[in-house]
RNA sequence: CCAGAGGGUCGGGCGGCCGCGGGUGCUUACAGCACGCGAGGAAAGUCCGGGCUCCGCGGAACGACGGUGGCGGGUAACGCCCGCCGGGGGCGACCCCAGGGACAGUGCCACAGAGAGCAGACCACCUGCUUCGGCAGGCAAGGGUGAAAGGGUGCGGUAAGAGCGCACCGCGGGCCUGGUGACAGGAACGGCAAGGUAAACCCCACCGGGAGCAAGACCGAAUAGGGGCGGCAUAUGGGCUUCGUUUCAGCUCGUCGCCCGGGUUGGUUGCUGGAGCGCGUCGGCAACGGCGUGCCUAGAGGAAUGGUCGCCCAUCCGCUUUUCUCUUUCGGGAGGGGCGGUGGACAGAACCCGGCUUACAGACCCUCUGGCGCU
RNA sequence: GGGCCACUAGCUCAGGCGGUUAGAGCGCGGUCCUGAUAAGACCGAGGUCUGUGGUUCGAGUCCACAGUGGCCCACCA
Numbered sequence: 001c002c003a004g005a006g007g008g009u010c011g012g013g014c015g016g017c018c019g020c021g022g023g024u025g026c027u028u029a030c031a032g033c034a035c036g037c038g039a040g041g042a043a044a045g046u047c048c049g050g051g052c053u054c055c056g057c058g059g060a061a062c063g064a065c066g067g068u069g070g071c072g073g074g075u076a077a078c079g080c081c082c083g084c085c086g087g088g089g090g091c092g093a094c095c096c097c098a099g100g101g102a103c104a105g106u107g108c109c110a111c112a113g114a115g116a117g118c119a120g121a122c123c124a125c126c127u128g129c130u131u132c133g134g135c136a137g138g139c140a141a142g143g144g145u146g147a148a149a150g151g152g153u154g155c156g157g158u159a160a161g162a163g164c165g166c167a168c169c170g171c172g173g174g175c176c177u178g179g180u181g182a183c184a185g186g187a188a189c190g191g192c193a194a195g196g197u198a199a200a201c202c203c204c205a206c207c208g209g210g211a212g213c214a215a216g217a218c219c220g221a222a223u224a225g226g227g228g229c230g231g232c233a234u235a236u237g238g239g240c241u242u243c244g245u246u247u248c249a250g251c252u253c254g255u256c257g258c259c260c261g262g263g264u265u266g267g268u269u270g271c272u273g274g275a276g277c278g279c280g281u282c283g284g285c286a287a288c289g290g291c292g293u294g295c296c297u298a299g300a301g302g303a304a305u306g307g308u309c310g311c312c313c314a315u316c317c318g319c320u321u322u323u324c325u326c327u328u329u330c331g332g333g334a335g336g337g338g339c340g341g342u343g344g345a346c347a348g349a350a351c352c353c354g355g356c357u358u359a360c361a362g363a364c365c366c367u368c369u370g371g372c373g374c375u
Numbered sequence: 376g377g378g379c380c381a382c383u384a385g386c387u388c389a390g391g392c393g394g395u396u397a398g399a400g401c402g403c404g405g406u407c408c409u410g411a412u413a414a415g416a417c418c419g420a421g422g423u424c425u426g427u428g429g430u431u432c433g434a435g436u437c438c439a440c441a442g443u444g445g446c447c448c449a450c451c452a
Stems, first nucleotide, its partner, number of pairs: 001371010012312007020038002023035005040346001044357002047355005052212004058248006065208005070084005085099001086097004100203002105201002107197003122143002125138005151169006170192001171190002175186004216269004226260007237253005262451003276295008316341006324335004376448007385401004394432001403419005425441005
């Protein structure tokens, strides 16, 4: 210098003028003035996990439904994060994996192919017979089909062959060693059986009550505690306790469900100081945690956080280049310089947090890898 | 703000527990029929199954993430 990998930060800056929404203070108070504050890394999608609130703060068992899925740790919790293990990709930095179970059971494996699930013999090979067309038997190494053909390579063996025998590799269950563990390594044995699919049903382990700030609480106003249909009952009974059933306990005496209606479209609260942010230090490989110190950082209620002008930087476009650098197919091209124009990307809080995912013009920083050149 | 659902031809819809060429009706185009039109008969075209990834030998179908469209909700007696 070129090509790449991982991580982080920012995402226009300064000034003038005019505005917008809350808060505090003052005043001559339907308003004015002053001061101070006022979007994001994703505020988004609503895909997960919580706080908070209500469902009467019911208890237990079984079942259904949904989710998660290597191991260990972090965390309030998680499907998130960190470290490790196993598998795959890359020369490498590094990246990707819904990564439990297919000896519990069931299903499926189209087409092609002889044969597709405790399989099978089309061609070929070998032996015998032959009327020379084939027939009978053996075999599964070779060819062919397929996503997949019941271990792979080599040697022996044989009529030809075959785990038929042997060596190595793979595989299997048990043993030993190391590790918290996933797992790794080792020696001997077995002697090839046990195909794939669980983002098919299913099995195993673990987790999960439902609804959501339009939750909920208070005040005020107005109206018809109106009508219809249906279920279960008439007290040793019924109904309710928010997925279902049973039991215990509790409440209630009529109760429950659905539908059609009536009135209002007001105010206060929930509401923002919190698993909060910055810095330092200690522990830890890390995620993260402990301690110390500093800071306050929107709170509207159909929604404010904006517009315009000047300068500067970055981007993009056009023109130009005597001189600079690289390259050339000698026409030129690229970089750099100068002038003019353009002028920011995705996007907008609505109860609040922790994540994931998706969108994003561009700029900067750190660490690392491969190649080339020079010293 | 919160909760839920659906995307298959121009339109409305099928497609059972994945199987190789995705169908139907209306509409569209052509031919016949008629003096001409409508109706009718025959034939034909028309599809990135909303998109991108993944699972599988194989995806409209299963899974994840996006995109677009649609529906519902408050309080009082």